The RNA shown here (FMN riboswitch aptamer (RFN element)) has 138 nucleotides. Model confidence (mean pLDDT): 83 of 100. It matches the Rfam family "FMN riboswitch aptamer (RFN element)". Gene Ontology term of the family: FMN binding. It was read from a public genome assembly, where an Rfam model found it.
[in-house]
RNA sequence: GAGCGUCUUCGGGGCUGGGUGAGCCGGUAACGGCAAUUCCCAACCGGCGGUAAAGCCCGCGACUGUCCUGUUCGCGCAGGGCACUGACACGGUGAGAGUCCGUGGCCGACAGUAGAGUCUGGAUGAAAGGGGAUGCCG
Numbered sequence: 001g002a003g004c005g006u007c008u009u010c011g012g013g014g015c016u017g018g019g020u021g022a023g024c025c026g027g028u029a030a031c032g033g034c035a036a037u038u039c040c041c042a043a044c045c046g047g048c049g050g051u052a053a054a055g056c057c058c059g060c061g062a063c064u065g066u067c068c069u070g071u072u073c074g075c076g077c078a079g080g081g082c083a084c085u086g087a088c089a090c091g092g093u094g095a096g097a098g099u100c101c102g103u104g105g106c107c108g109a110c111a112g113u114a115g116a117g118u119c120u121g122g123a124u125g126a127a128a129g130g131g132g133a134u135g136c137c138g
Base pairs, nucleotide, nucleotide: 001137003136004135005134006133007132008131009130010129016042017041018040019039023034024033025032026031043118044117045108046107047060048059049058050057055106056105064083065082066081067080068079069078070077071076088104089103090102091101092100110121111120112119
């Protein structure tokens, strides 16, 4: 020091204020009270690799669905394949930017629940990948 192996560790952020009131409670009633981080108005957030520095360019992971193999009486567990996989424009600088600066936009799995990117849950999980140690090789 390019590569290969082993071990180890790390590895996702974000609801604050106002409005409405499905529904619930009390009351004979009039009416009163409670009630959404999900609705409406504003607010806030951005995994990993590449590349001029990127949520919305290319690729990967996660989630979800399905199938196969091994194992099991079975539930399940382990490994793998396939499918699915959101969203951007304009102006400026520059050798180079859909990445920077400026302006205006847009997007966000599944289950639960008053309809959720932000709450609760699978998840003290898994993974893309990053760091460290060590061996081999040169």